[in-house]
Context: one part of a larger RNA
RNA sequence: UGACGGGGGCCCGCACAAGCGGUGGUGCAUGUGGCUCAAUUCGAUCCACGCGAAGAACCUUACCAGGCCUUGACAUGCAUUGGACCGGCGCUGAAAGGCGCCUUUCCUUCGGGACCGAUGCACAGGUGCUGCAUGGCUGUCGUCAGCUCGUGUCGUGAGAUGUUGCGUUAAGUCGCGCAACGAGCGCAACCCCUGUCCUUAGUUGCCAUCAGGUAAAGCUGGGCACUCUAGGGAGACAAACCCUCUCUGAGGGUGGGAAGUUGGGGAUGACGUCAAGUCAGGAUGGCCCUUACGGCCUGGGCUGCACACGUGCUACAAUGCCCGGUACAGAGGGACGCAAGACCGCGAGGUGGAGCAAAUCCCAAAAACCGGGCCCAGUUCAGAUUGCAGUCUGCAACUCGACUGCAUGAAGCCGGAAUCGCUAGUAAUGGCGUAUCAGCUACGACGCCGUGAAUACGUUCCCGGGCCUUGUACA
Numbered sequence: 001u002g003a004c005g006g007g008g009g010c011c012c013g014c015a016c017a018a019g020c021g022g023u024g025g026u027g028c029a030u031g032u033g034g035c036u037c038a039a040u041u042c043g044a045u046c047c048a049c050g051c052g053a054a055g056a057a058c059c060u061u062a063c064c065a066g067g068c069c070u071u072g073a074c075a076u077g078c079a080u081u082g083g084a085c086c087g088g089c090g091c092u093g094a095a096a097g098g099c100g101c102c103u104u105u106c107c108u109u110c111g112g113g114a115c116c117g118a119u120g121c122a123c124a125g126g127u128g129c130u131g132c133a134u135g136g137c138u139g140u141c142g143u144c145a146g147c148u149c150g151u152g153u154c155g156u157g158a159g160a161u162g163u164u165g166c167g168u169u170a171a172g173u174c175g176c177g178c179a180a181c182g183a184g185c186g187c188a189a190c191c192c193c194u195g196u197c198c199u200u201a202g203u204u205g206c207c208a209u210c211a212g213g214u215a216a217a218g219c220u221g222g223g224c225a226c227u228c229u230a231g232g233g234a235g236a237c238a239a240a241c242c243c244u245c246u247c248u249g250a251g252g253g254u255g256g257g258a259a260g261u262u263g264g265g266g267a268u269g270a271c272g273u274c275a276a277g278u279c280a281g282g283a284u285g286g287c288c289c290u291u292a293c294g295g296c297c298u299g300g301g302c303u304g305c306a307c308a309c310g311u312g313c314u315a316c317a318a319u320g321c322c323c324g325g326u327a328c329a330g331a332g333g334g335a336c337g338c339a340a341g342a343c344c345g346c347g348a349g350g351u352g353g354a355g356c357a358a359a360u361c362c363c364a365a366a367a368a369c370c371g372g373g374c375c376c377a378g379u380u381c382a383g384a385u386u387g388c389a390g391u392c393u394g395c396a397a398c399u400c401g402a403c404u405g406c407a408u409g410a411a412g413c414c415g416g417a418a419u420c421g422c423u424a425g426u427a428a429u430g431g432c433g434u435a436u437c438a439g440c441u442a443c444g445a446c447g448c449c450g451u452g453a454a455u456a457c458g459u460u461c462c463c464g465g466g467c468c469u470u471g472u473a474c475a
Base pairs, nucleotide, nucleotide: 001475002474003472004471005470007469008468009467010466011465012464013463015459016458019422020421021420022419023418027313028312029311030310031309032308033307034305035304042052043051063300064299065298066297067296068295069294072123076122077121078120079119080118081117082116083115087102088101089100090099091098092097105114106113107112125289126288128287129286130285134283136278137277138276139274141272146185147184148183149182150181151180152161153160154159165176166175167174191266192265193264194263196234197233198232199231200230201229202228205224206223207222210221211220212219237260240254241253242252243251244250245249316415320374321373322372323371324370325369332363333362334361337356338355342351343350344349381412386407387406388405389404390403391402392401428451429450430449431448432447433446434445
């Protein structure tokens, strides 16, 4: 100087408390451990476990078995040799591969060259090892308020001071004081979205007024007022008033205002820590393999199941379930595509195809609300499991897809110890979209809107963190 303390002081955070909903029990989905296996490819352990996987039937695929190839699936160059390449056909085979056949060049200085193959060589290739050889990127402490430097001063020196103190802040934020005076990286602001108003613009959007028109409809003429769209601007600054303190800065209150004290949200992650993670994204040093640790194919595996754990979904019902009726979104996607109306089917879906490269057309809401039924029951709750019959994608759904109909109807009556999230348009709850993608194991992830709470006395305690101080036999 740090680190540590079941030392002290001050302060913060959904850290506790207050409150709402969960997890831990059930069934299923998913990841992991373990076990099994020819293989169940690999990595990841506070910071792994719906993670790399934003798509494992083949492919992917890195694993296993078997069948094959050896200058190789891919790159560059050299030598010898043959032939255009491309394309088509036959035999064998599970395919890959192997063995054959047919057709067929251009340029030329006649040496050869272009292109393709064979042989040989130099090499290719390796998701083989080392993240403790690395770059890059990332996680964590932590969006915590810290981490440093120049000059000066103090100290023999390590180092200190500044950065401590008093007050204040979300903040090393600001003020005052002070042997310090300044500065840098962080904080804040500048950026994006959202909330109010003005303005510009008016189609594909809108419809107040006028006219036409319909079963209905901005449907048509017309209009750009309104909504909206998307460019510009205004607005908030403790600005005004009152009170308090050290009268500087700040705190408390009041009004005005769409918004009030960083308005809400996002992006943004200092010096560093963990030899943290990643050689399997790609890059890369070294080491290792070279008729195989490379390459191709078929099939299997990654989907195995006595168990154990994590994360979720669905429930156990009446604030509910079922049936009928009937409204209201936002953000997205659409040509190898989205697909309306119509018709067929109980349905998944099929036939067909208007319209739409889309503010124009399409995908396209649910909870809520209205009416009816159920009457507390393992039930008109719950839907696992299983049987049968189907639909769709795809070369192909046996291992191992999703979905539909009928039948079957399991566990489950609110969950031990323990444990998680959340402070407002939040939690809870309802649906919708997108990426990946032929299809889909999505109940995941990332977004969007609808409905919409309760509670916070307080900081003693638990956890994590910041500053000062103290002890130390630790570095």
Predicted 3D model of a 475-nucleotide part of an RNA (small-subunit ribosomal RNA, 3' major domain) from a metagenome. It matches the Rfam family "Bacterial small subunit ribosomal RNA". RNAcentral holds the full RNA, with entries from SILVA. The prediction has a mean pLDDT of 83.